This is a predicted structure of a 101-nucleotide RNA (SAM riboswitch aptamer (S box leader)) from Sulfobacillus harzensis. Of the family's consensus pairs, 97% are formed in the model. The source organism's lineage runs through Bacteria, Bacillati, Bacillota, Clostridia and Sulfobacillus. Its Rfam family is "SAM riboswitch aptamer (S box leader)". Rfam links the family to the GO term regulation of gene expression. RNAcentral holds the sequence, with entries from Rfam.
[in-house]
RNA sequence: CUCUUAUGGAGAGUGGCGGAGGGACUGGCCCGAUGAUGCCACGGCAACCGGUGCAAUGCACGGCGGUGCCAAAUCCUGCAGCUUUCGCUGAGAAAUGAGAG
Numbered sequence: 001c002u003c004u005u006a007u008g009g010a011g012a013g014u015g016g017c018g019g020a021g022g023g024a025c026u027g028g029c030c031c032g033a034u035g036a037u038g039c040c041a042c043g044g045c046a047a048c049c050g051g052u053g054c055a056a057u058g059c060a061c062g063g064c065g066g067u068g069c070c071a072a073a074u075c076c077u078g079c080a081g082c083u084u085u086c087g088c089u090g091a092g093a094a095a096u097g098a099g100a101g
Base pairs, nucleotide, nucleotide: 001101002100003099004098005097006096007095013042014041015040016039017038021031022030023029025078027076028075043070044069045068048066049065050064051061052060053059054058074093079090080089081088082087
């Protein structure tokens, strides 16, 4: 990087560095010099894999390991179907885990 598969309206912030854009892309709508995005430290959330326990493909735990995450529903949206609109359903895309190449 590609493929397969699962998940997503819940949850969880302080300090330091730094100094301009950032929220993947489109269109919106937001965040940002009262310092965002990012990086680091500490803290926390969660429970995908491992681990542990229970009578087992199931459930539980979170003191432990590997990830992940801690503005807004994946912030909304894009494509298709139903529908005048509103809206609903499904798909796509992106993200994360596990597995494979």

Overview
The coordinates come from a structure-prediction model, not an experiment, and the mean pLDDT is 84.